A computed fold for a 146-nucleotide RNA from Nocardioides soli, annotated as FMN riboswitch aptamer (RFN element). Rfam family: FMN riboswitch aptamer (RFN element). About the family: The RFN element is a highly conserved domain that is found frequently in the 5'-untranslated regions of prokaryotic mRNAs that encode for flavin mononucleotide (FMN) biosynthesis and transport proteins. The organism belongs to Nocardioides, within Bacteria. It was read from a public genome assembly, where an Rfam model found it. Of the family's consensus pairs, 97% are formed in the model. Its mean pLDDT, the model's own confidence on a scale to 100, is 77.
RNA sequence: UCGCGUGCUCUGGGGUCGGUGAAAUUCCGAGCCGGCGGUGACUGGCCGAGAGGCCGGAAGUCCGCGACCCGGUCACAGCCAGUGACCGGUUGACCAGGUGGAACUCCUGGACCGACGGUCAAAGUCCGGAUGGGAAGCGCACGCUG
Numbered sequence: 001u002c003g004c005g006u007g008c009u010c011u012g013g014g015g016u017c018g019g020u021g022a023a024a025u026u027c028c029g030a031g032c033c034g035g036c037g038g039u040g041a042c043u044g045g046c047c048g049a050g051a052g053g054c055c056g057g058a059a060g061u062c063c064g065c066g067a068c069c070c071g072g073u074c075a076c077a078g079c080c081a082g083u084g085a086c087c088g089g090u091u092g093a094c095c096a097g098g099u100g101g102a103a104c105u106c107c108u109g110g111a112c113c114g115a116c117g118g119u120c121a122a123a124g125u126c127c128g129g130a131u132g133g134g135a136a137g138c139g140c141a142c143g144c145u146g
Base pairs, nucleotide, nucleotide: 003144004143005142006141007140008139010137016030017029018028019027032124033114034113035065036064037063038062042057043056044055045054046053047052060112061111069089070088071087072086073085074084075083076082094110095109096108097107098106116128117127118126
């Protein structure tokens, strides 16, 4: 330094103005927001005479992960309900043009998407489960092998 294991920590932003209405931060118009890892021709910094090298940033719609929801097995329980562990399923949305050897990532333009429950009226943004849970992953610590 790399790999593996264990533990711990961390782990999401946004309702503004106007309209209609008895009633809407839920509808309509215009605005607002974009988690984590990967990829990335873009970009910032540093080093180098140069070739080039190193570090960082860069996709809501590509690939993967997640909460929510559904199912199965096992444990606790007399049964149900419930809780926990493990396994499985489900899980949104992009095109056109340009450049180029190469772009679903760059540039230009126009689109589109956003769990569940609640609500005088339909919610990405309000309230609630949630001062919760949580994977991938970043970081830290320890251990093991080479």